The prediction has a mean pLDDT of 84.
This is a predicted structure of a 1526-nucleotide RNA (small-subunit ribosomal RNA) from an uncultured bacterium.
The RNAcentral record of the sequence draws on Greengenes.
[in-house]
RNA sequence: AGAGUGUGAUCCUGGCUCAGAACGAACGCUGGCGGCGUGGAUUAGGCAUGCAAGUCGCACGACACGGCCCCUUCGGGGGUGACAGUAGAGUGGCAAACGGGUGAGUAACGCGUGGGUAACCAACCCUCAAGACGGGGAUAACCCGCCGAAAGGCGGGCUAAUACCGGAUGAGAUCUUUUGUACGCGAGUACGAGAGAUGAAAGGUGGCCUCUGUAUAUGCUACCGCUUGAGGACGGGCCCGCGUCCCAUUAGUUAGUUGGUGGGGUAAGCGCCUACCAAGGCAGGGAUGGGUAGCCGGCCUGAGAGGGUGGUCGGCCACACUGGGAUUGAGAUACGGCCCAGACUCCCACGGGAGGCAGCAGUCGAGAGGCAUUCGCAAUGGGGGAAACCCUGACGAUGCGACGCCGCGUGCGGGAUGAAGGCCUUCGGGUUGUAAACCGCUGUCACACAGGCCGAACGACGGGUAACAAAUAGGGUCCCGUUCUGACGUAUCUGUGAGAGGAAGCUCCGGCUAAUUCCGUGCCAGCAGCCGCGGUGAUACGGAGGGAGCGAGCGUUGUUCGGAAUCACUGGGCGUAAAGGGCGUGUAGGCGGUAAUAUCAGUCGAAUGUGAAAGCUCCCGGCUCAACUGGGAGAGUGCAUUCGAAACAGUAUAACUUGAGGACGGGAGAGGAGAGCGGAAUUCCUGGUGUAGCGGUGGAAUGCGUAGAUAUCAGGAAGAACACCGGAGGCGAAGGCGGCUCUCUGGCCCGUAACUGACGCUGAAGCACGAAAGCUAGGGGAGCAAACAGGAUUAGAUACCCUGGUAGUCCUAGCCGUAAACGAUGGGCACUAGGUGUGGGUAAUCCGACAGGGUUAUCCGUGCCGGAGCGAACGCAUUAAGUGCCCCGCCUGGGGAGUACGGUCGCAAGGCUGAAACUCAAAGGAAUUGACGGGGGCCCGCACAAGCGGUGGAGCAUGUGGUUUAAUUCGAUGCAACGCGAAGAACCUUACCGGGGUUUGACAUGUACCUGACGGUUCUCGAAAGAGGGCGUUCCUUCGGGACAGGUGCACAGGUGCUGCAUGGCUGUCGUCAGCUCGUGUCGUGAGAUGUUGGGUUAAGUCCCGCAACGAGCGCAACCCCUGCCCUUAGUUGCUACCGGGUGAAGCCGGGCACUCUAGGGGGACUGCCCUGGACAACGGGGAGGAAGGUGGGGAUGACGUCAAGUCCUCAUGGCCCUUAUGCUCCGGGCUACACACGUGCUACAAUGGCCGGUACAGAGGGGAGCGAAGCAGUGAUGUGGAGCGAAUCCCAGAAAACCGGUCUCAGUUCGGAUUGCAGUCUGCAACUCGACUGCAUGAAGGCGGAAUCGCUAGUAAUCGCGGAUCAGCACGCCGCGGUGAAUACGUUCCCGGGCCUUGUACACACCGCCCGUCAAGCGAUGGAAGCCGGAGGUACCCGAAGUCGUGGAUCUAAUCUAUCUUCGGAUGGAGGGGCUACGCCUAAGGUAAAGCUGGUAACUGGCGCUAAGUCGUAACAAGGUAACC
Repeated sequence: AGAGUGUGAUCCUGGCUCAGAACGAACGCUGGCGGCGUGGAUUAGGCAUGCAAGUCGCACGACACGGCCCCUUCGGGGGUGACAGUAGAGUGGCAAACGGGUGAGUAACGCGUGGGUAACCAACCCUCAAGACGGGGAUAACCCGCCGAAAGGCGGGCUAAUACCGGAUGAGAUCUUUUGUACGCGAGUACGAGAGAUGAAAGGUGGCCUCUGUAUAUGCUACCGCUUGAGGACGGGCCCGCGUCCCAUUAGUUAGUUGGUGGGGUAAGCGCCUACCAAGGCAGGGAUGGGUAGCCGGCCUGAGAGGGUGGUCGGCCACACUGGGAUUGAGAUACGGCCCAGACUCCCACGGGAGGCAGCAGUCGAGAGGCAUUCGCAAUGGGGGAAACCCUGACGAUGCGACGCCGCGUGCGGGAUGAAGGCCUUCGGGUUGUAAACCGCUGUCACACAGGCCGAACGACGGGUAACAAAUAGGGUCCCGUUCUGACGUAUCUGUGAGAGGAAGCUCCGGCUAAUUCCGUGCCAGCAGCCGCGGUGAUACGGAGGGAGCGAGCGUUGUUCGGAAUCACUGGGCGUAAAGGGCGUGUAGGCGGUAAUAUCAGUCGAAUGUGAAAGCUCCCGGCUCAACUGGGAGAGUGCAUUCGAAACAGUAUAACUUGAGGACGGGAGAGGAGAGCGGAAUUCCUGGUGUAGCGGUGGAAUGCGUAGAUAUCAGGAAGAACACCGGAGGCGAAGGCGGCUCUCUGGCCCGUAACUGACGCUGAAGCACGAAAGCUAGGGGAGCAAACAGGAUUAGAUACCCUGGUAGUCCUAGCCGUAAACGAUGGGCACUAGGUGUGGGUAAUCCGACAGGGUUAUCCGUGCCGGAGCGAACGCAUUAAGUGCCCCGCCUGGGGAGUACGGUCGCAAGGCUGAAACUCAAAGGAAUUGACGGGGGCCCGCACAAGCGGUGGAGCAUGUGGUUUAAUUCGAUGCAACGCGAAGAACCUUACCGGGGUUUGACAUGUACCUGACGGUUCUCGAAAGAGGGCGUUCCUUCGGGACAGGUGCACAGGUGCUGCAUGGCUGUCGUCAGCUCGUGUCGUGAGAUGUUGGGUUAAGUCCCGCAACGAGCGCAACCCCUGCCCUUAGUUGCUACCGGGUGAAGCCGGGCACUCUAGGGGGACUGCCCUGGACAACGGGGAGGAAGGUGGGGAUGACGUCAAGUCCUCAUGGCCCUUAUGCUCCGGGCUACACACGUGCUACAAUGGCCGGUACAGAGGGGAGCGAAGCAGUGAUGUGGAGCGAAUCCCAGAAAACCGGUCUCAGUUCGGAUUGCAGUCUGCAACUCGACUGCAUGAAGGCGGAAUCGCUAGUAAUCGCGGAUCAGCACGCCGCGGUGAAUACGUUCCCGGGCCUUGUACACACCGCCCGUCAAGCGAUGGAAGCCGGAGGUACCCGAAGUCGUGGAUCUAAUCUAUCUUCGGAUGGAGGGGCUACGCCUAAGGUAAAGCUGGUAACUGGCGCUAAGUCGUAACAAGGUAACC
C1' cells in the first nucleotide's frame, strides 16, 4: 500500500466481497508447564443454606448455666466463691448514609468541563478562645401477673447513667435597634462601637497529696470525653456558561404555567408551597412528543481527522421485590432500618404472622455462553475501643476455565547402500529425506529428595528521653534491646538424582493468497468470503501422498473500526453515470464595495489556574527475560481568568462613488389584459346548371348518391384558426406569445453623468405564476377528434389504414399544479486567445439630392466555429462544463417504489412529503471492435431479369424418413444428409438376427513343460464348423538339442464395443470470395485507430494518385498441366503427296517421312503499336496486325479463420468397457420387408416423332484366370470356334443422333413400355427369398404435369451415342470421351449470397440475438381488513392506606410554671410540652368512563420479490417493421 467482481475488450461511475487489528466472547478439533490478568454481556427472573456490621464494662444498672459442699419428700432447695462481674441480654455512645453490588430507570445541570454560592451545611480530625455551676423526675433490664399456635404484646412493682428535663452563667454566637470604616455596579458583605432580647454542658479511668479540705477525697493532676464559639481540613447541598444519540411520517407547547406581592417552608436561593394580581414563558439555532441509552477518565480501530464502545480499574449518578411515605441522624428519604399498599414465596392452631442475594459463595430457570456453598484477617484498608482486642465474603490468597497477554519446553550434533514402507512415475526414476535407524551429547520443564529468602511493620515487655505536672506518680514523643504475629505454602528460589526418557496439533493448497499430484465421484454427493467449482481425464467435491502457514494452539461464527475519498471538516459530487427546485417574488438566515477614526466579544500572542489517579508516549528502575510493575518527565490539541496586539472580520461614528437605484433624453419588440374590426379556407343551408357516380385505399369495403350526390355558380349562416411576411429573427421569469386597430399596462436596451450614497447578492419557510389533459357551473360548437360504431387487414387485431362520431378542443368564472416544465446545465459577481453571422442602440467617418447604405469603434442580446484549460469520454470553451468567491436546491448500488402507512392539499382525478421487509452482484455512463437491421451509399455472382431445357403429376430405378421385423447392422440430417460412405449385399462381403460350436484363441511376440511333423488323402457322424479313426510322412545337429507343428499353462491376443464434445490425420462449407495480418512510427488514459480510409480503376487490397504513415507477410495474379497457331527434332505399329508393285477393293506391299498424326523441345500475346477518354496516372473505349487480344478457353492451386461441421466403421490414438465373451468360427436368415412421405434419376406421354430399309463420320479408353477375330449354329440372349494380341500393330468395336428412301396420320395409337405368363441364355458351389440378359405373349399409368422449384451465358444448354472403374455375374448411378449444336442477358428495382464505406443498437452464445406483460405452479416477506388480544401514557370522575402539615377534642400524660387543698407523702385544676384520637388538604394502589397512541393476531383481499427448460401473444432494442419516450 491494495486486490477480486461488471465488458468480446476499454475507460469511468458504482455497489458487493477479501487481505489487517481488536474482543468480558461462543462453537469444532487438539492440548505439556509457568507468570500476570480476566470470567452471568441473556431474566433489574425466582431463591434453599451459611456468612457479608458491629463495637465499647475506661458511659450505666443488673445477673446466670455449669463446677464444688450440704440437705432432700428425689420434684428440688440452700451455701460457696476460684472460674466471674464472664457468656448471653438490656440502657447508653459511636458506627451502621462507609465499604460491597447492579445499570432497571434517567436525554436530565444526570454526566463532563469551567465557574458561582454576597444563598448554604459539615459528625469524627486539627488549631485557637471560653466554659463545664446547681438541681429534678423517670425508664429498660430484673421481679410478679396476664394474652397469643407463633410473631409478639399488655398490666403492676424496683433501679442506674456520658439516657431524659428544668434552673443559673454568657467570652463568643444569633436576632432587633442606633451607628462608624473599608469594599462592591448593585442586592449587600467584611471589620467595629452602644443598648435590648434569646440561649450551653457529663462525666469516665489512672495517678498523686503541691494547693483546698483533712486523710482520703467533693481536692490536684494526666488522658479520654462534654458545652459554646472562631478558623482549618475532609466531605457535601444548591445555582450558572458550554458540550452531550436518533425520528419533523412528532410543529406547536405550557395553568404553578411565566412574572409580581403577602405568607409559609428549608441548612440554604428559588413557584419549593400557598392566596391574590398580571398574561406571560418555550419553540425551525428544533420546543412538545416518540424511540434508544447510565455519563466520564478511558478502551478498540485509524496516518490523522474521525468512527465504534463505556466489561475489568478509577470518578460521578441512579437503584435495592414493585409503588408511596416519613422517622432517626452531622449526613438517608436509608441494599442486609421502619410504616402503608401490591405481586410473589413460606409458616399457621385459619384467628394471624414472616420474607426480600442487583453483598460473597451456591441453586433453579431462560440461554451459544461464564468458576469454589474454599482459606485467612498474616498484609493493605475500614468500624468500635484509652488499649489489648473484636468485627470486616472490603481485601489478601488458593481453586476452576488455553478466556486473553507474555515466557519456556517437547531435544542438540553427527549420520547415504539416500534403508524399509507410503505416494507418484515418461518405468529410467523421483519424493517423503538427514527425516528414521544407528553413534555421540545435553539436562530446561515436569518427577523425586534436600536446603534457604522477601512479604513483619506494628504491638507487648524492659531501659533511656522533650513538652505537661507540685512530683522521682502518671502520662508521653522518639531511640535502643528483648519477645510475639504468615492464610498463601507440598508455592517461588537454590542444589542434587535419573533418563531423550512424560509433552503437537490445527487450518489451508482454482484466483484474490504462500502451498499440487494420484485415486474415487459424475450438475450426484458435495464445496463456497466474492468470482464461482461438480454433467467421465475436477490442482475448487471426498480420500491419500506431498506441500504452505501458524503453533499449545489452529480454524469457524458473531461484533467493531479499517481498507470505504462508499456522508468527503481534513477529503466527493450533480450536461449524458444517482443528483439543479417548472419559474419568479420575497421573510428569517448566510455573505457583502472604497478610504478613515474608535473599540476589541471573533482572531492572534503571553502568563496564571485547571485539565484527579490509573491509562498512553519517552527515560530510568524491580521480578533471570517478557507480560506485569515502581519512579520521573511529557502529552492531554480543552476550559477559565488576567495582560497585550489591532492587520483581517465584527461593531460604532462620520465620509466616498465605482456596486445598486433614481432622474432626463432616445429606442426595439408575436410581453400582458380588454374592446372592436377583417379577409381566405372548411362545413352547413337556399337556389341555379348538371348526371351517375362520388369518396376512400397498398388494394378494397363500410359511407354518400337517381328523394339528384360529387363537380360547378350565386346568396346566406356559423364557429375556429390567422397563409405569404417568417428568419439559426424578436419579447417574456418560466409556462409561453404570431391577422389588423384602439385603450390600459409590465419589463428591457442605449445615451447623458446633475441626484441618493452600499440602499447589495442569495434565499429555508411563505406567496404569486405555471403547457396539455382533467374537474365544476353556464355558454358555444365549423373543423378536428379520446370513447364508441362500422369497414378492412390479420392466425387473432379490443391496433396501425378507411367511413362515421361523442366528450373535449373555443368563451366566462372557479379548481387542478403536473411534463423529456430540457440547454436534461440554479442564481449573482469578477477574471481568462480569437474568428464569423445575426437582432437593438450609440459615436465617428464615407457614399448619396432624399430615402437609405457602407466601414470602424463601443454597449446589450442571440447563433456557429475554435485555442488554452477542463472532462471518463462525448464534448464545453467570454452565453463555460475554464479560473475563483457568495448563497440556495439536490445525490449516495439495482429492484421493491415514487409504492405502503401517516400527514397535508384537492369536488374528484390525483398532487406534495415519502419508508421498510424482502431480493440481486450487479444496475449504469461514454467510447471501441465486431455482428445484425423489414437503415443508407457503392459494387459483384446464372442472384434476379431475358432465354433454353427440366423437377414437382405417371410408371419404374435408387437413396432416405417412417412403419414393420428375430434382424431389417452402422454412419451421413438445412444450404454443406438423402444414385451419400457403397467404384457394384444371392454365399462371401457383414459389422445385424436365429441356431450349432470354440476359449492362449482366426492373428502377433515371449516363456516353461509335454508330444510329434504339419499338411495331404480316405472313412464315420454332422447343415457346416468341427470331432474321431485309418493310410502315409520332415530338415539340421556338436546327439544335449534346435527349426517347424500340435497340446497344457503363464504373460497376453482380440473387439466394426463407447466417447469425432478427449484427439491426430483427412474432408465438407462460407469461397476462387478478396480478403486476413505484422514490424516500426504516429494518434488515443485505454480498448483501439492509422496503414487497409479517401479520389479513380480492376476479375482482384489489381494498379495509379493522394494521405502520419513507411515497409513487409499470407492470399490475388504469374510460375505448372491440357487445349488453340507456328517452327523444330524423331518416323513405327502411325501417315501416303511422289515413285514402283499389287487387289474385286483396301497404305495391301517396296520405297518415302512432305502432309496428318504421335510426343519431346521451342516460338507466339506484352495493352507492344495507332486513335481517343482520363488527372500528362492507373486504366477504359475503338482500331490495326494476328491462329489467338486485353485473364484466349479449361484444369490444378483454397489466405487468417468459421461451423465443439463430418469421420473412433479407412487408418492412427488418450481414456473407459468386454475377456468360456461385446472375442473367434459355421450354417441359415436379414441388410432386398411396405399402408405411406420426401430427395435424386431413367423412360415416356409422341409426327422436330415411331417403325422398316439403306448409307456415313468420332474420341477417349480397356485387354493375360484377359480381350477374343474370321467362320459355323441359333429369331435372339448366346453357343461353338480359336486366328491375332501383354497391343498407335490384334481384339472389345456395329458408334448413335445425322443423312437417303419408305411407312404410320393424331388415335391411349405402329405412341408408351410397366406388369404378368410361358420358354430360354449366361455367370456362379448355389439365382427360392434375391442376378442380368433373350424370345414369344401381355400391354398398366401416362395426352407435358398445382403450389412450388432446379440447371445453364458457348463449343455452353439441349440432344446423341461410346468407353472405363468396381466386378464371377449384376449400372437408369458414378467417372470420362467425342458427335450434332442453340436461345438470351434491356438492366440491377426486387429475391438469395457476398465485398467495401457509413449509420443505429438495450445484440457479443452476436437477430435462430435480446426482451415485455397477463395467466398457471411453488416459496418468501409485506400492505389493507370486520373483529379479537395486549402495552405505555394522558384526561375526567369515584374511592382513598401509610404519612407530613393544619385544625379540633369533654381524651391520656412523671419532670417546668401556676392556683387551691393537704395528713406535707401528696391530691385536684389550669398553662406549656408530649401521646392518642377525629376531621381537613395532599396523595400511592384500586375502580369507572370516553378518546387517542402503539404492538400482536385474523376470515378475506392487494400488489411485490425469487424460482434450468409451463401458457398466450410481440410491446421495447436496427426506421424493431405504426420512431421512441414524458

It matches the Rfam family "Bacterial small subunit ribosomal RNA".